This is a predicted structure of a 72-nucleotide RNA (transfer RNA) from an uncultured bacterium. Its mean pLDDT, the model's own confidence on a scale to 100, is 81. It matches the Rfam family "tRNA".

[in-house]
RNA sequence: GCCCCCGUAGUUCAACGGAUAGAACAGUUCCGUCCUAAGGAAUAGAUGUAGGUUCAAUUCCUGCCGGGGGCA
Numbered sequence: 001g002c003c004c005c006c007g008u009a010g011u012u013c014a015a016c017g018g019a020u021a022g023a024a025c026a027g028u029u030c031c032g033u034c035c036u037a038a039g040g041a042a043u044a045g046a047u048g049u050a051g052g053u054u055c056a057a058u059u060c061c062u063g064c065c066g067g068g069g070g071c072a
Stems, first nucleotide, its partner, number of pairs: 001071007010025004018055001027043005048064005
């Protein structure tokens, strides 16, 4: 330099182009206990970035950024 794949809560993963973007673990608050833990209830938190297509984009297209792999 060329080609391919990936990028969503703190982490690991979901989401036929259409619903309020869900779940587990972790976090916070409360209950619980003499204290801690187990257990229970509630709760905050995310689509890498800039454009495009569309009535509607996490999803499709393009550039850029980041990560991984292959070729040279």